Model confidence (mean pLDDT): 81 of 100. Transfer RNA from a Clostridia bacterium, 73 nucleotides, folded computationally.
[in-house]
RNA sequence: CGGGGUGUGGCGCAGCUGGUAGCGCACUUGACUGGGGGUCAAGGGGCCGCAGGUUCAAGUCCUGUCACUCCGA
Numbered sequence: 001c002g003g004g005g006u007g008u009g010g011c012g013c014a015g016c017u018g019g020u021a022g023c024g025c026a027c028u029u030g031a032c033u034g035g036g037g038g039u040c041a042a043g044g045g046g047c048c049g050c051a052g053g054u055u056c057a058a059g060u061c062c063u064g065u066c067a068c069u070c071c072g073a
Stems, first nucleotide, its partner, number of pairs: 001072007010025004019056001027043006049065005
C1' cells in the first nucleotide's frame, strides 16, 4: 500500500428478504433460608464505532472515516 472480516446495554452474542432492538451472564428489589449459596418473581440499563447519504421508515442499503484482526505485496 491492496483486499477481506469484526465493531449492538457492564461482559459474551443474536437481529432472516429495510418496519420502531433481543437472549445468556452480571446488576437492583422482593420472597423462601438463621446467614452464605441457591431457587423463584419483578425491575433498571443500549439508538447499534464515528460522520454523511438514500428511503415514508435504516442495526440492516450506499459513501467516507476510525479501531481491532486476517491474507497478500

Source information
It matches the Rfam family "tRNA". About the family: Transfer RNA (tRNA) molecules are approximately 80 nucleotides in length. It is annotated as a transfer RNA.